c-di-GMP-I riboswitch aptamer from Dialister succinatiphilus, 76 nucleotides, folded computationally.

[in-house]
């Protein structure tokens, strides 16, 4: 210290379901539950895409679709 792809995680997130709030909806957000996850951390005005609304346009949400950025173990 370049690279970091299989197999491994001390700790860490937490689907779907269900109980309550919030909202027109998507969709959240608290608790509970663990499908999964090596970035399942972090970016939603101006990179795409996908929900919902709407005759038509998102100005309303999706980062656990791609994606951008940062960062880690084991090996090296």
């Nucleotide at each position: 210290u370049a690279g970091g792809u299989a197999u491994a995680a001390a700790g860490g997130c937490a689907a779907a379901g269900c109980a309550g709030g919030u909202g027109a909806a998507a969709a959240u957000c608290u608790g509970u539950g663990a499908c999964g996850c090596a970035a399942a951390a972090c970016u939603a005005u101006a990179g795409g895409g996908c929900c919902u609304g709407u005759u038509a346009c998102a100005u309303g949400g999706c980062a656990g679709c791609c994606a951008g950025c940062u960062g880690c173990a084991a090996c090296g």

Its mean pLDDT, the model's own confidence on a scale to 100, is 76.